[in-house]
RNA sequence: ACCACGAACAGGCAAACCGUCGGCGACGGCGGGGCGCAAAGCCACCGGCCUCAAAAACAAUAACAAGAGGCAGCGGAGCUACCGAA
Numbered sequence: 001a002c003c004a005c006g007a008a009c010a011g012g013c014a015a016a017c018c019g020u021c022g023g024c025g026a027c028g029g030c031g032g033g034g035c036g037c038a039a040a041g042c043c044a045c046c047g048g049c050c051u052c053a054a055a056a057a058c059a060a061u062a063a064c065a066a067g068a069g070g071c072a073g074c075g076g077a078g079c080u081a082c083c084g085a086a
Base pairs, nucleotide, nucleotide: 005084006083012037013036017032018031019030020029021028022027035073041079042078045076046075047074048071049070050069051068052067
């Protein structure tokens, strides 16, 4: 130095909930908050979950669903990174 690993230290992120703004919605931005996190940094490529929903069908509803979105704090792949004991 690299790979792996996660004790300590420094530094970091921030769930629920509350306020506010945006969105039909899932949810997102900012502020407060702090459950947790060693990639809880990035990325929707694969799987998963969630939202909106055309058309068709039907007496009607439901189910199904083209398509458009959300979640990276659900798992996997890919990319990048702080500290340094065993």